[in-house]
């Protein structure tokens, strides 16, 4: 200097005029002026997951069906987040990981090969036998060839046979299994004794964990009390169960709109400090910070702040993107800025 | 808001229980026929299967994430 890993914090400011919603206080002609305060984001996006809320039973049992998928932690949850283990990946900083089961059970493994998991053998090697020979017939063997993304399922040495083969020895590996250290665990390391098990579960399935269903266009327009029925039917997959929902009365309300509530004060921010590697979480003290309903939350001028060319006089740029019941989270879209860390190279 | 679909040739579609050359009409070129042109034969081009990761021995097809398009819905008058 170059390429690159990793994190964080920001996301233009200030001042003037015009507008735009909302909330207070005042005024009247009663839906308007006036003053004031306050008014998008890290993604408000996709709507992928997971809660809060609400209603049907304060959501009860079973079937079903969805996800999910080392361990250990955090949360209200989670498919999320931390940290760790174990595999892959980069020369490193570092990254990434749908990471139970094929030693329960069915399916599949095209083409090409003998032959795709049942058992079988093209060529080759071996013995008989037959032939002058080339080769034919019977059998043996699966070790070499040759197909294919995989070839019957332990590499290499040795015995051993007519020829050969974990067939059988030694020795190394793989895999599960026991015991021991060390770790909460996943797992590591060594010991001992065994074993041969083809591949695919983002194929069916099978183990264990969760998970009622609908969404704010939920939902709210009645409350008590007393009979009847328990057949139908409705209660947002079946089935069970559970329920007056049906009728009589007291009391209350007054019907009318895309009008109210629900609506925004809440797992809220934010400051100091505690605990933890860290997600994360205690204490303490201050702050209240859109609430629209065709949808505001802007627009101009001017100055500064970055940045690019510049003829030093300017000139151009300034990303992605707009809350719609509210959170935690992924996932996408984007702009420069700053910190550590890594490699090569140069220079001191 | 909520729930749901669909992308394959130039058009309108198949194939989506994985198997290699992705196929069928219509359209397009080109010859044959005709005095010329239609019809009609006959061949022929044309296709990152939206896209990007993945699982597989092998993806249009199975799976995730994203682009684009498109349906369906309540009350009230």
């Nucleotide at each position: 200097u170059u390429a690159g890993a990793u994190u964080g914090a920001c996301a233009g400011c200030u001042a003037a005029u015009c507008g735009c919603u909302a909330g207070u206080a005042c005024a009247u002609u009663c839906a308007u002026g006036u003053a004031u305060u306050a008014g998008a984001g890290g993604a408000a996006a996709g709507u992928c997951c997971g809660g809060g809320c609400a209603g049907c039973a304060u959501a009860g049992g079973g079937a079903g069906u969805g996800a999910c998928a080392g361990c250990c932690g955090c949360u209200a949850a989670c498919a999320g987040c931390g940290g760790c283990c174990g595999a892959g990946g980069g020369c490193g900083a570092c990254c990434u990981u749908a990471g139970g089961g094929a030693a329960a059970g069915u399916g599949c493994c095209a083409c090409a090969g003998a032959a795709a998991c049942g058992a079988a053998a093209c060529u080759a090697c071996c013995u008989c036998g037959c032939u002058u020979a080339c080769g034919c017939g019977a059998g043996g063997c699966a070790a070499a060839g040759a197909u294919g993304a995989a070839a019957c399922g332990c590499g290499c040495g040795g015995u051993g046979u007519a020829a050969g083969a974990g067939a059988c020895c030694g020795u190394a590996a793989u895999c599960g299994c026991g015991c021991a250290u060390g770790g909460u665990a996943a797992c590591a390391u060594g010991c001992g004794a065994g074993a041969g098990a083809g591949g695919u579960a983002a194929a069916c399935c099978c183990u264990g964990u969760c998970a009622g269903c609908u969404g704010c266009a939920a939902g709210g327009a009645g409350u008590g009390a007393g009979c009847u029925a328990u057949a139908c039917a409705c209660g947002u997959u079946c089935c069970c169960g559970c329920g007056a929902u049906g009728c009589u009365u007291a009391c209350g309300u007054a019907u009318a709109a895309c009008c109210c509530c629900g609506c925004u004060c809440g797992a809220g921010c934010u400051u100091a400090u505690g605990a933890g590697c860290a997600a994360u979480u205690g204490u303490a003290g201050g702050c209240c910070u859109a609430g629209a309903u065709a949808g505001a939350u802007g627009a101009u001028u001017a100055g500064c702040c970055c940045u690019a060319c510049u003829u030093c006089g300017g000139u151009g740029g300034g990303a992605c993107a707009g809350a719609a019941c509210c959170c935690g989270g992924c996932u996408u879209a984007c702009g420069g800025c700053a910190a550590u860390c890594u490699a090569a190279c140069a220079a001191u | 808001g909520c729930a749901c679909c669909c992308g394959u040739a130039g058009c309108u579609c198949a194939g989506c229980u994985g198997g290699a050359u992705a196929g069928a009409g219509c359209g397009u070129u080109g010859g044959c026929u005709u005095g010329c042109g239609g019809a009609g034969c006959c061949a022929a081009a044309g296709g990152u299967c939206g896209u990007g990761c993945g699982u597989u021995c092998g993806a249009a097809u199975c799976g995730c994430g994203c682009c684009g398009g498109g349906u369906g819905u309540a009350c009230c008058a």

Predicted 3D model of RNase P RNA and transfer RNA as a complex of 425 nucleotides. Rfam match: Bacterial RNase P class A. Rfam classes the family as a ribozyme. From the family's description: Ribonuclease P (RNase P) is a ubiquitous endoribonuclease, found in archaea, bacteria and eukarya as well as chloroplasts and mitochondria.